This is a predicted structure of a 73-nucleotide RNA (transfer RNA) from a Candidatus Campbelliibacteriota bacterium. Its Rfam family is "tRNA". Rfam describes the family as follows. Transfer RNA (tRNA) molecules are approximately 80 nucleotides in length. It is annotated as a transfer RNA. Gene Ontology term of the family: triplet codon-amino acid adaptor activity. Lineage of the source: Bacteria > Bacteria candidate phyla > Candidatus Campbelliibacteriota. The RNAcentral record of the sequence draws on ENA.
[in-house]
RNA sequence: GGGCCAUUAGCUCAUUCGGUAGAGCGCAUCGCUGGCAGCGAUGAGGUGACCGGUUCGAUUCCGGUAUGGUCCA
Numbered sequence: 001g002g003g004c005c006a007u008u009a010g011c012u013c014a015u016u017c018g019g020u021a022g023a024g025c026g027c028a029u030c031g032c033u034g035g036c037a038g039c040g041a042u043g044a045g046g047u048g049a050c051c052g053g054u055u056c057g058a059u060u061c062c063g064g065u066a067u068g069g070u071c072c073a
Stems, first nucleotide, its partner, number of pairs: 001072007010025004019056001027043006049065005
């Protein structure tokens, strides 16, 4: 220098061809218990890496940028 892959909640990851974005763990509150742990219930938390384009509509398609990984030179 070039090719490919990844980027979504605090962490680890789903979301099958474009149509309201979810789970586990963690966190908060409440309940059970004398208390801890544990269990149960409820809830908060996302401009889907960034900037554009296409579309009635984009996490999803297209282009560029950034970061990380990998391969080639």